A computed fold for an 89-nucleotide RNA from Lachnospiraceae bacterium AM48-27BH, annotated as Glycine riboswitch aptamer.
Of the family's consensus pairs, 89% are formed in the model.
The source organism's lineage runs through Bacteria, Bacillati, Bacillota, Clostridia and Lachnospiraceae.
The prediction has a mean pLDDT of 80.

RNA sequence: AUGUAACUCUGGAGAAUCCCGUCAACGGGUGCCGAAGGUGCAACGCAGAUUUCUGCGAAUCUCUCAGGCAAAAGGACAGAGAAUGUAAA
Numbered sequence: 001a002u003g004u005a006a007c008u009c010u011g012g013a014g015a016a017u018c019c020c021g022u023c024a025a026c027g028g029g030u031g032c033c034g035a036a037g038g039u040g041c042a043a044c045g046c047a048g049a050u051u052u053c054u055g056c057g058a059a060u061c062u063c064u065c066a067g068g069c070a071a072a073a074g075g076a077c078a079g080a081g082a083a084u085g086u087a088a089a
Base pairs, nucleotide, nucleotide: 001086002085003084004083007081008080009079010078011077016030018029019028020027021026031069032068033067037065038063040061044057045056046055047054048053049052
């Protein structure tokens, strides 16, 4: 200097403190959100067969399965740090 699944700290959005059982958790009902996780894909790229097919490939897109809709917790992502790999001096 550069990379790294996991680690530490900081920041971090959206959507009913909805109704009922029974304060909360949990269960049932209705309405909503997308940034844990998960699903799906293309006019593009690659590969293989051969003139048109097959397969593979992404996301903050998409679906809302899961999760969530006061606070708390969680939270994609970002910054800094520690640790560690590689390179240079």